[in-house]
RNA sequence: GCAACGAAAGGGCAAAGCCGACCGAAAGGCGGCGGCGCAAAACCAUCGGGUCUAAAGCCCUACGGGGCAAUGACAGCCGGGUUGCCGAA
Numbered sequence: 001g002c003a004a005c006g007a008a009a010g011g012g013c014a015a016a017g018c019c020g021a022c023c024g025a026a027a028g029g030c031g032g033c034g035g036c037g038c039a040a041a042a043c044c045a046u047c048g049g050g051u052c053u054a055a056a057g058c059c060c061u062a063c064g065g066g067g068c069a070a071u072g073a074c075a076g077c078c079g080g081g082u083u084g085c086c087g088a089a
Base pairs, nucleotide, nucleotide: 005087006086012038013037017033018032019031020030022029023028036076042082043081044080047079048078049077050074051073052072057068058067059066060065
C1' cells in the first nucleotide's frame, strides 16, 4: 500500500410520526422538526428480481363503480455494479 474484518475515535445518514400556502392522479418526492436504526441507510431503477401506485389507455358496468396495466415510484426489499472515512483484535 492492497484485501479481509469491524473494536475505538472523529464524524455521517435519518425510520415512524408531526407540520408545509411545495410537486404529483396516486405511490411517492422536497423542506422543517424528530430519531427507529444503518459500516456504505453514499450513488446506479438503462444490471436482475421484488414491492407500491394506477393518471392515460383497454375491458366490464346495475353508471354507483369494478378489473387489467407502468411509460410512474421504492436504492432504508433482496442480489449485483461503482465510489468511499478510520485502523484495534
Source information:
The prediction has a mean pLDDT of 90. A computed fold for an 89-nucleotide RNA from a Bacillota bacterium, annotated as c-di-GMP-I riboswitch aptamer. It matches the Rfam family "c-di-GMP-I riboswitch aptamer". About the family: GEMM was predicted in a large-scale screen for bacterial structured RNA regulatory elements. Its family is annotated with cyclic-di-GMP binding in the Gene Ontology. The model forms 95% of the base pairs in the Rfam consensus.